[in-house]
Context: one part of a larger RNA
């Protein structure tokens, strides 16, 4: 000087508590341990691994197996030689890669060559082999905690200390005060973007208040620039203002004013460092390893196995329900190898047509909810796995292994031990809708959207984990 204390004082966080709603118990999905496998590729492993790398594994992908093949190589470059224009179509063999063969074709030119192309030799090749403990770069994590340091001075032999401690405040090492210390640097705040109000410019594909036409109906059509909106400038919130406290800084009020009130909400933004954290399979990169094989082409298979054990999701276990008819309301994104309106066909997936839109113009669009009517507490008209058929659709191909529909089957669960998770307001719960990837899709996963909308917080004595003094 730190670190640590089941040592003290001071604060702080959904950390407790007070409340909601979950997991642990069932079925499925997923990811992971094991175990099996010829392979079940490879990496992440306490928080900070386990719906994570992967934001799409039939085949590609693939890095694994197994077989059949190649070795200037699947892709570049550079040099010699030699041989053909490029190229385009076709048969045959084969699992395919490949291999073998026909036919069109006969390039420019200054006659020296030159472009391309194939063979051959050689010089670079290639490697998803290995080391994250050699490394860049990138990331998690304490933690959006509030700290971490400098210069010069002074103190101390020194290693340090002081600044940065005290008192009050604050979300904050944010401020005031005080002071052998003045100052200052990265942090914090503020500057950015979004939402919340108004104002003003500007109206087409948005709107339509008021004329005027118009329709079964309807901004549908002349029009308008008021509304709504769109998207650009701006104004606003600063404890500015009022009353108490209080030296100040600041607090405290059901104060005024205002769409908002004391950081309005939310987002990007992460100090100095920690953990030899993580990743040589995103990319680079040193070292090291292989070169007819650890490169590299193909079919097939495997990544999807399965006694089990764990995490994380999804659907339930019902009446605040479920099943049937009727009726309403968004928002933010996509759409040409697409998004489809509409009609027609099918009980449906969905198919045959035709139309409009590269889109504020056209097109893909809600459930919860509300009304009615049924079921009556039951393993049920909950509850939907599993299984039998029969379709659809994607794509060379759905056995292993694809979603989807319709029928008939109708498992297990009656609210889950110990114990453990989120969550403080448009939040929690709960509805439902897009969008990346993407032929299809195993999405119940991500990331955003809006619709409905609670409860509760005495307080810090205890668990966690973190700041400052000692």
């Nucleotide at each position: 000087u730190g670190a640590c204390g089941g040592g003290g004082g001071c604060c702080c966080g959904c950390a407790c508590a007070a409340g909601c709603g979950g997991a642990g118990g069932a079925a499925c999905a997923u990811g992971u341990g094991g175990u099996u496998u010829a392979a079940u590729u490879c990496g992440a492993u306490g928080a900070u691994a386990c719906g994570c790398g992967a934001g799409g594994a039939a085949c590609c992908u693939u890095a694994c197996c197994c077989g059949g093949g190649c070795u200037c190589g699947a892709a570049c470059g550079g040099u010699g030689c030699a041989u053909g224009a490029a190229u385009a179509a076709g048969c045959a063999a084969g699992a395919g890669a490949u291999u073998g063969u026909u036919u069109a074709g006969u390039c420019c030119u200054u006659c020296g060559g030159g472009a391309c192309a194939u063979g051959u030799a050689u010089c670079g090749a290639g490697g998803u082999g290995c080391u994250g403990c050699a490394u860049g770069g990138u990331u998690g994590u304490c933690g959006u905690c509030a700290g971490c340091u400098c210069g010069u001075g002074c103190c101390g032999u020194g290693a340090g200390g002081u600044g940065u401690c005290g008192g009050c405040u604050u979300a904050a090492g944010u401020g005031c005060c005080a002071u052998a210390a003045c100052g200052a640097g990265c942090g914090c705040a503020a500057c950015c973007c979004u939402u919340a109000u108004c104002u003003u410019u500007a109206g087409u594909u948005a709107c339509u208040a008021a004329c005027a036409g118009g329709u079964c109906a309807a901004g549908c059509u002349g029009a308008g620039g008021a509304c709504u909106c769109u998207a650009g400038a701006g104004a606003g919130a600063c404890u500015g203002c009022c009353a108490g406290c209080g030296u100040a800084a600041g607090c405290u009020g059901u104060g005024a004013g205002g769409a908002a009130g004391g950081u309005g909400g939310g987002g990007a933004u992460g100090a100095c460092g920690u953990c030899a954290a993580a990743u040589c399979a995103g990319c680079a990169c040193g070292g090291c390893c292989c070169u007819u094989a650890c490169a590299u082409c193909c079919g097939g298979g495997g990544c999807g196995a399965c006694a089990c054990a764990c995490g994380u999701g999804u659907u339930a276990c019902a009446a605040u329900g479920g099943u049937a008819a009727g009726g309403a309301c968004a928002a933010a994104g996509g759409g040409c190898a697409g998004c489809u309106a509409c009609c027609g066909g099918g009980c449906g997936a969905c198919c045959g047509g035709a139309u409009g839109c590269g889109a504020a113009u056209c097109u893909c669009u809600a459930a919860a909810c509300c009304u009615u009517a049924u079921c009556u507490c039951a393993g049920u008209u909950c509850g939907g796995a599993u299984c039998g058929g029969a379709g659809u659709c994607u794509g060379c191909a759905a056995c292993u292994c694809g979603a989807c529909u319709c029928c008939g089957u109708g498992a297990a669960g009656c609210u889950g031990g110990a114990u453990u998770c989120g969550c403080u307001a448009g939040u929690a719960a709960u509805c439902g809708c897009g969008c990346a990837u993407c032929a299809g899709c195993c999405a119940u996963g991500g990331c955003g959207c809006g619709g409905u909308g609670a409860a509760u917080a005495c307080g810090u004595u205890c668990c966690c984990g973190g700041g400052c003094c000692u």